[in-house]
Molecule: small-subunit ribosomal RNA
Organism: metagenome
RNA sequence: AGAGUUUGAUCCUGGCUCAGAAUGAACGCUGGCGGCGUGCUUAACACAUGCAAGUCGUACGAGAAAUCUUCAGCUUGCUGAAGAGAGUAAAGUGGCGCACGGGUGAGUAACGCGUGGAUAAUCUAUCCUUGAAUUGGGGAUAACGUUGCGAAAGCGACGCUAAUACCGGAUGAUAUCAUAAAGGCCUCGGCCUUAAUGAUCAAAGAUGACCUCUACCUGUAAGUUGUUGUUUGAGGAGGAGUCCGCGUACCAUUAGCUUUGGUAGGGUAACGGCCUACCAAGGCCACGAUGGUUAGCUGGUCUGAGAGGAUGAUCAGCCACACUGGAACUGACACACGGUCCAGACUCCUACGGGAGGCAGCAGUGAGGAAUUUUGCGCAAUGGGGGAAACCCUGACGCAGCAACGCCGCGUGAGUGAUGAAGGCUUUAGGGUCGUAAAGCUCUGUCAAGUGGGAAGAACCUAUCCGGAAUUAAUACGUUCGGGUACCGACGGUACCACUGAAUAAGCACCGGCUAACUCCGUGCCAGCAGCAGCGGUAAUACGGAGGGUGCAAGCGUUAUCCGGAUUUAUUGGGCGUAAAGAGUUCGUAGGCGAUUCUUUAAGUUAUCUUUCAAAGACCGGGGCUCAACCUCGGGAAGGGGGAUAAUACUGAAGAAAUUGAAGUGUUUUGGGGCUACUGGAACUUGCGGUGUAGGGGUGAAAUCCGUUGAUAUCGCAAGGAACACCGAGGGCGAAGGCGAGUAGCUGGGAACUAUUUGACGCUGAGGAACGAAAGCCAGGGGAGCAAAAGGGAUUAGAGACCCCUGUAGUCCUGGCCGUAAACGAUGCUCGCUAGCGAUGUGUUCUUUAUUGAAUGCGUCGCGUAAGCUAACGCGUUAAGCGAGCCGCCUGGGGAGUACGAACGCAAGUUUAAAACUCAAAGGAAUUGACGGGGACCCGCACAACCAGUGGAGCAUGUGGUUUAAUUCGAGACGGACCGAAGAACCUUACCUGGUCUUGACAUACUAGCUGCACUCCGAUAGAAAUAUUGGAUUCUUUUGAAGGUGCUAGUACAGGUGUUGCAUGGCUAUCGUCAGCUCGUGUCGUGAGGUGUUCCCUUCAGUGGGGUAACGAGCGCAACCCUUGCCGUAUGUUAAAUUGUUCAUACGGGACUGCUCGAGUCAUUCUCGGGAGGAAGGAGAGGACGACGUUAAGUCAGCAUGGCCCUUAUGACCAGGGCUACACGCAUGCUACAAUGGAGCCGACAAUGGGUUGCCAAGGAGUAAUCCGGAGCUAAUCCCAUCAAACGGCUUCUCAGUGGGGAUUGAGGGCUGCAACCCGCCCUCAUGAACGUGGAAUUGGUAGUAAUCGCGAAUCAGCAAUGUCGCGGUGAAUACGUUCUCGGGUCUUGUACACACCGCCCGUCAAGUCAGCAAAGUUGGAGAUACCCGAAUGG
Repeated sequence: AGAGUUUGAUCCUGGCUCAGAAUGAACGCUGGCGGCGUGCUUAACACAUGCAAGUCGUACGAGAAAUCUUCAGCUUGCUGAAGAGAGUAAAGUGGCGCACGGGUGAGUAACGCGUGGAUAAUCUAUCCUUGAAUUGGGGAUAACGUUGCGAAAGCGACGCUAAUACCGGAUGAUAUCAUAAAGGCCUCGGCCUUAAUGAUCAAAGAUGACCUCUACCUGUAAGUUGUUGUUUGAGGAGGAGUCCGCGUACCAUUAGCUUUGGUAGGGUAACGGCCUACCAAGGCCACGAUGGUUAGCUGGUCUGAGAGGAUGAUCAGCCACACUGGAACUGACACACGGUCCAGACUCCUACGGGAGGCAGCAGUGAGGAAUUUUGCGCAAUGGGGGAAACCCUGACGCAGCAACGCCGCGUGAGUGAUGAAGGCUUUAGGGUCGUAAAGCUCUGUCAAGUGGGAAGAACCUAUCCGGAAUUAAUACGUUCGGGUACCGACGGUACCACUGAAUAAGCACCGGCUAACUCCGUGCCAGCAGCAGCGGUAAUACGGAGGGUGCAAGCGUUAUCCGGAUUUAUUGGGCGUAAAGAGUUCGUAGGCGAUUCUUUAAGUUAUCUUUCAAAGACCGGGGCUCAACCUCGGGAAGGGGGAUAAUACUGAAGAAAUUGAAGUGUUUUGGGGCUACUGGAACUUGCGGUGUAGGGGUGAAAUCCGUUGAUAUCGCAAGGAACACCGAGGGCGAAGGCGAGUAGCUGGGAACUAUUUGACGCUGAGGAACGAAAGCCAGGGGAGCAAAAGGGAUUAGAGACCCCUGUAGUCCUGGCCGUAAACGAUGCUCGCUAGCGAUGUGUUCUUUAUUGAAUGCGUCGCGUAAGCUAACGCGUUAAGCGAGCCGCCUGGGGAGUACGAACGCAAGUUUAAAACUCAAAGGAAUUGACGGGGACCCGCACAACCAGUGGAGCAUGUGGUUUAAUUCGAGACGGACCGAAGAACCUUACCUGGUCUUGACAUACUAGCUGCACUCCGAUAGAAAUAUUGGAUUCUUUUGAAGGUGCUAGUACAGGUGUUGCAUGGCUAUCGUCAGCUCGUGUCGUGAGGUGUUCCCUUCAGUGGGGUAACGAGCGCAACCCUUGCCGUAUGUUAAAUUGUUCAUACGGGACUGCUCGAGUCAUUCUCGGGAGGAAGGAGAGGACGACGUUAAGUCAGCAUGGCCCUUAUGACCAGGGCUACACGCAUGCUACAAUGGAGCCGACAAUGGGUUGCCAAGGAGUAAUCCGGAGCUAAUCCCAUCAAACGGCUUCUCAGUGGGGAUUGAGGGCUGCAACCCGCCCUCAUGAACGUGGAAUUGGUAGUAAUCGCGAAUCAGCAAUGUCGCGGUGAAUACGUUCUCGGGUCUUGUACACACCGCCCGUCAAGUCAGCAAAGUUGGAGAUACCCGAAUGG
């Protein structure tokens, strides 16, 4: 310090989320030790039990018992007495304390708290200092005794007694009160101070010591003296009460509230309406009263750079409360936590009559809750109460226990150790990694454990001894100072020290991005994750596990909450043209702000001094626990409040002056400014009349409608209402809404000019007031045209619409409401400053022959890279620039400008204005695409024109569907469907059934064994075959054996897979499309995505070429280079040809380039177009190959290759048979036809490309034919397929018929191929002779040697289902006006809420179910408030 998330990408706006710190926390997993802290945030819910406030015998009376000792009596085990226990225990009177300490935060929005003041308006027990006094009497009462009632709690009667208890008397002050000489002040009424005088008010003693003086005289009493208490004053310290300034949460959908003051008296410690009586009419409030909701306040704590924001546990100060409510008593202090009374609720006891209680003290229990501890030890320390003291009491406090709840510290070992062990994980199989990690070796001893030692915290007090001081008559008592000794430790045998031995001690979260850290396996939109965006649909670094890694560490994560990041409420430090945001406009109140000069003042402001803001905390510097946390000592700043003094620039206040802001007067002037009255013409409709005849009107086309009862048209007259052509213009006026015929009247505003007058009188403006289009409302008029609603006709799937015919409110006028609009410049008002150019309205001045030219004002517009601003678009002296003042408004989207409440309104409705819930976006501007039943330009057999078809029939083929054991698989708009397949009888073959094999049909390698067997050839047997068994034949040689090779058997690695994924891939292909496009470098423009170049003009088949140009160049495409073909030449000549020439064949050249000419376009041309000549060919001569960046997750894992996954006696391999050829049917591509431009018969002509030795096959012969016999020739310009190629020409016949058209189907007989034609081949002959008579909607191809038509060849192939495909030649047309429309494409431009890109996006309704919120008659529970009623104790 930032990051993620809106988009295809960008910039901005804007929300959401994350990283940090923190906590009285909780939950999950885990857990070694210590120190210091902390621990019911919820039910101020209810509480069993114990303890938490007593103490004093030096205030008082009274005073046991157990037990022990002694004695007496005697019925020797009982009774009595004395002493000790003991003036003890317990109770009582009395004093002090119980108002502190401890707890809690319910209430309280308040003088409650904080801060600063006031008290001349007050009190104060104990304590300290100081003055005076402490005299003399009295009557009671508890305890106790005797009794009564009651279960108890307790209550009563009679009798006795004491006091520092209680009550009078005396004395008494500088106390209180009264009077007031004298003095002072004065408004001459009076007021203030004080000497003095008078009046009133007090007490209590207790306990030691001594005998100097007096009396008895042992020693006591008076007395003396010490300590302490009591009474009354004064002062202090500390404490308490009261008052005031300022500060202290939210809601205005809470706007009015109700007392205020004076006089007199009462009351209080004290002021005061605190209370009472009388009088007055005040007091508070927009600077927020009153009401409602929430809350103890503060020092501080957390966070933050700060300003701030949040918070108020522990510690400290204040307040409030003590079961709930009320009340007083006592007292120095209470309206009292462990007191009293009353009422209420609850709990308990009871003999049912009546009683008792209050943990928000410490422990503890139940309940609630996510959640918070021991019914511990001790008064040793610190502090408190009582006491003269010892001492007693103290759940305050000191300690311990429980809890990782927090902070801090320590440890779980250190060094060495490579064979980089084993094992895990992974791998490209080599390795890598866990990893010096382990083991092993050498050490150390923190912590824990065991053993042994062992502190500080203790100072007081008291007792006793010694010494000193003051007091005293005293060496006494008592007080005091110093020293010695004794006594006192809960924690605790704790901290700490020594010894033993690596022994006792690591987890948690995360690893796609933000965010440090990666792989494998499993899963397969399942299970799950997730803070945000998001991940998961078979190769998940995001799920689960593992290995590895990262972070923190006795903890780690999660959840919750607060601050931060968030400049996302903006004082510091934001905005409002289009993102949320300028009220529709003006006037104006409060308020805010305010021009120049001088003087005064000193409120703001500034400075200095002073006081305060408790301590703790924070900061700085020291010190103590081994360090730290923690504790402790010292110090100071900033800032806030109060006081004093000083300064005077600015602001304020007071005074004086001036004129430039503002305003008034004068002169001139402008205009659809407003209101009222009157007037006018054109048009329209209606009425009447004339002329006139069949239509009119209306529309895309029609119809409803009007018209022969005379329309429309046309002429004349009349009536009526509304609006005002031309002028007229981003020209005028007005605050805005708005204002347009003419004239008159009334009236508002603006501008200019020159002086003059006033002299800052100004600007803005919360509330408030006025105006405010259209529609709408109320009342009364008016109503021509137009026209919501309504009716009819059309359109349409429908048409509640658009179009047409009618038509009512309304539109108009008068009066009154409404108060809103995209009321817009989506731009509040005012003032100042900051380059210009041009236009226009209206003034003034100067000038000119000239409404000529110029200057200067006030308005209205256009342009603009001046600068500047803006996210950009854009704005730019009429600012959205630079500044000042004031007001209004905004804070993510939806819910919602909605609900409730209130105000206004006749109503419609308007104004004000939320929340729950929900989403991660919503939005602005601009960019690139895509799209548009947007625009411009252009192209294409795209349409149009023409020709021939398809769609109907039969058949062939493919496909879907169905069927089947199987009908193997793939391909699906164009761009699947005679497609993969250039050829399924077996094979192919992948499918099915059955029979078989398991290192395998195929490859490589190893181990062991066997074999002269193998391979190959010739066999035999079984079997459907696969297969099994078996016979005979190698070479060399010493006939033992060996060689290399092969085979078999067994085993191991492995083979194999047309199994899956074309959405993991390579390669190849289709397609847009042979469309003219697609990009790059440098430069330049833009914040950026991107733009420019590539746009523009002319042109082209073409981003082809030229011109222009912030672009200049370049690349992939286009074109050309390549092949075929058309013309010519040259060379050669196997074959063809008798020969030259020629044809033909092969090879090499030439030829065409807008080259020539005429014309045209243009700023111009080197660009281009139109015509012509010549030429075989003319503007790319024709055809082909060649396919940019990319699109379609297009097609193909079954052509091949290939990652992952899957099968391994099978999803592999072999064999036989079957299937891929099925058949109700749909679709697609073709063939043959429907006939006379024809069929049939006979005769006669003319090609080209190709192929051939496992072949083509001649002549000749046989057969009706398919074909057979035959064998010449040919490895091919030689021979053969191959013939007369067919259409065509000639002659004959058929004569419009389902016919001699058509040739499906079926029967019979043959031929050929092949191991084999049953499923399931082709061909021939004879016979049979179906549909079909030119084809609905729709749709295809073709622009010239093309369509149409005719035959021929080839690949594959034993044969063939070929009517397919690829080629070849023969004959050989028609038409194109043209680009409006259909389809597809290209360029530019425009709109866009689309980007999966229009097959997009997206709106509304709805069934069933479910969730949430709001409203709701009625009913019900709880809480609070207000009014009234009943009403206890207490008080008066």